[in-house]
Molecule: TPP riboswitch aptamer (THI element)
Organism: Bifidobacterium tsurumiense
RNA sequence: CUUGUUGACACGGGGUGCCCAAAAAGGCUGAGAUCACACCCGAGAACCUGAUUUCGUUAGUACGAACGGAGGAAUGUCCUAUGAGUGCCAC
Numbered sequence: 001c002u003u004g005u006u007g008a009c010a011c012g013g014g015g016u017g018c019c020c021a022a023a024a025a026g027g028c029u030g031a032g033a034u035c036a037c038a039c040c041c042g043a044g045a046a047c048c049u050g051a052u053u054u055c056g057u058u059a060g061u062a063c064g065a066a067c068g069g070a071g072g073a074a075u076g077u078c079c080u081a082u083g084a085g086u087g088c089c090a091c
Base pairs, nucleotide, nucleotide: 001085002084003083004082005081007078008077009076010075011042012041013040014039016036017028018027019026047072048071049070053066054065055064056063
């Protein structure tokens, strides 16, 4: 000097399904599934595309895994501590 992690502030991004039924109620997973002054995420698995994908599981799809060292995807400032890299100086 550059950059990552933690916190705060401001701003920004994102999803809101599935099941038995016509709906409501109820059930399932999850941070969030009745758009919540909520939740999550912002150097990248929040989220989207691939995908009416493949395999497994389940009452049932959701759900789990693969896909994924694939592609895309929204930032600045400040404080403290700390990690990494590079340059210079000294020994």